[in-house]
Context: one part of a larger RNA
RNA sequence: UGCUGAUAAUCUGAGGGGAAAGUUCAUUUAGUACGAAAGGAACGAUGAACUGUAGCCUCUAGUGUAUCAGUUAUUCUCAAGAGUAAGCUGAGUAGCCACGCUAUGAAUGAUAAAGGCUGAACGCAUCUAAGCCUGAAACAUUCCCCAAAAAUAGAUUGUCUCAUUAGGCACCUUUAAAAGAAGGGUUCAAUAGGACAGAGGUGUAAGUGUCAAGGUCGCAAGACCGAGACAUUCAGCCCACUGUUACUAACGUCCAA
Numbered sequence: 001u002g003c004u005g006a007u008a009a010u011c012u013g014a015g016g017g018g019a020a021a022g023u024u025c026a027u028u029u030a031g032u033a034c035g036a037a038a039g040g041a042a043c044g045a046u047g048a049a050c051u052g053u054a055g056c057c058u059c060u061a062g063u064g065u066a067u068c069a070g071u072u073a074u075u076c077u078c079a080a081g082a083g084u085a086a087g088c089u090g091a092g093u094a095g096c097c098a099c100g101c102u103a104u105g106a107a108u109g110a111u112a113a114a115g116g117c118u119g120a121a122c123g124c125a126u127c128u129a130a131g132c133c134u135g136a137a138a139c140a141u142u143c144c145c146c147a148a149a150a151a152u153a154g155a156u157u158g159u160c161u162c163a164u165u166a167g168g169c170a171c172c173u174u175u176a177a178a179a180g181a182a183g184g185g186u187u188c189a190a191u192a193g194g195a196c197a198g199a200g201g202u203g204u205a206a207g208u209g210u211c212a213a214g215g216u217c218g219c220a221a222g223a224c225c226g227a228g229a230c231a232u233u234c235a236g237c238c239c240a241c242u243g244u245u246a247c248u249a250a251c252g253u254c255c256a257a
Base pairs, nucleotide, nucleotide: 005160006159007158008157009156010155011154015146016145017144018143021051022050023049024048025047026046027045028044034039052104053103054102055101056100060098062096063095067091068090069089070088071087072085073084074083075082076081107141108140109139114134115133116132117131167255168253169252171185172184173183174182191249192248193247194245195244196243197242198241200238201237202236207232208231209230210229211228214225215224216223217222
């Protein structure tokens, strides 16, 4: 753009895609059928494992350039607090993720090879010539996904008839995300941020008090410096998760049946 008014929602399913499943083992059947013996099945049932596929993060593990702690060099004039070297090291929530967890059918139909029934041509016989019954991981359904541009261009329902209305755009955003798109919210509001609380991470902050190895000066008395320890302190710092709370931002109107 088309589909012969516009718009919103819900469908149908021609057609298309998929491997979404595949394999193995064990037990039982059964020391049975069969066989002189030696030996020795199967249908069915049950339980596992592996591979693949899809999803997830409770557990386990990894990452974790959020964060916390220790520490080196250097800079900010001491301390405190920071910057730089993803500095090094020990942990690590959320998220992502596998090595982790969960799920992963049975059946139907028409058939192939093949096996048969009835049965003539050919008074017999014959699965075939007419007719009929079985029969495969293959085929078509069942299952999952896409799909009115399926030109035979579909169906149903609601709204609208010229109205700054439905809707769109914009704005705040994330179960989404390269950009578009999609989802949620827009004060009649918990959409995002902040604050508070919870859960969680790290591991006991600074300051102060008490103590203190040792060192410097000094004849001595003593003065000064001092790593570090303990207490205050399950502290301090942080928080991607959860909840509460309108404190901040969701202003608007260039579009429009």
The part of an RNA shown here (large-subunit ribosomal RNA, domain VI) has 257 nucleotides and comes from Candidatus Altarchaeum sp.
It was read from a public genome assembly.
The coordinates come from a structure-prediction model, not an experiment, and the mean pLDDT is 80.
Its Rfam family is "Archaeal large subunit ribosomal RNA". Clan: LSU clan. Rfam links the family to the GO terms ribosome and structural constituent of ribosome.